The RNA shown here (SAM riboswitch aptamer (S box leader)) has 124 nucleotides and comes from an uncultured Woeseiaceae bacterium. Model confidence (mean pLDDT): 82 of 100.
RNA sequence: AACUCAUCGAGACCGGCAGAGGGAUAGGCCCAGUGAAGCCGGGGCAACCAGCAGGACUAACCAUUCUGAAAAGGUGCCAACUCCUACGGUGACGCGUCAUGUGACGCGCACCGACAGAUGAGAG
Numbered sequence: 001a002a003c004u005c006a007u008c009g010a011g012a013c014c015g016g017c018a019g020a021g022g023g024a025u026a027g028g029c030c031c032a033g034u035g036a037a038g039c040c041g042g043g044g045c046a047a048c049c050a051g052c053a054g055g056a057c058u059a060a061c062c063a064u065u066c067u068g069a070a071a072a073g074g075u076g077c078c079a080a081c082u083c084c085u086a087c088g089g090u091g092a093c094g095c096g097u098c099a100u101g102u103g104a105c106g107c108g109c110a111c112c113g114a115c116a117g118a119u120g121a122g123a124g
Stems, first nucleotide, its partner, number of pairs: 003122006013042005021031003025086004043078003048074002052068005082116001087113005093108006
C1' cells in the first nucleotide's frame, strides 16, 4: 500500500521563517502578497485509543460490552456540511422537450443509499 470496524451538518488561531500557491481527483465555486503550501513556537477544539469510576455478563476473575467524568498520556483537528456536485434510487415537488391513454426523457430541488476521501482503532 491493500483489508476490517467506527465516525464525518458541531467545535477550535496567533506569532516567527518562507514566498505562490491551496481547498485529495475532475467540473464548479471559493481561499490566497491585508501573504498560499511547507517548517518552527505557542494557544485552542474535540474526545477515537490508553488510563479512571460505575453497570451488564460471570460462582468469582479475566475478556467483552454499555454509561459517565476527566483531559497531565498516544493520535487527530482548528475557512466554507467531507465547500458543492460526480454513481444509483425515491418524490400526486418545479421547469423544459416530445408525445397525448396523463406518460417518456432531460434539467433543477429535497431526501435515501453507494463510491471515493479523511481520522481513529484493529489486523498483518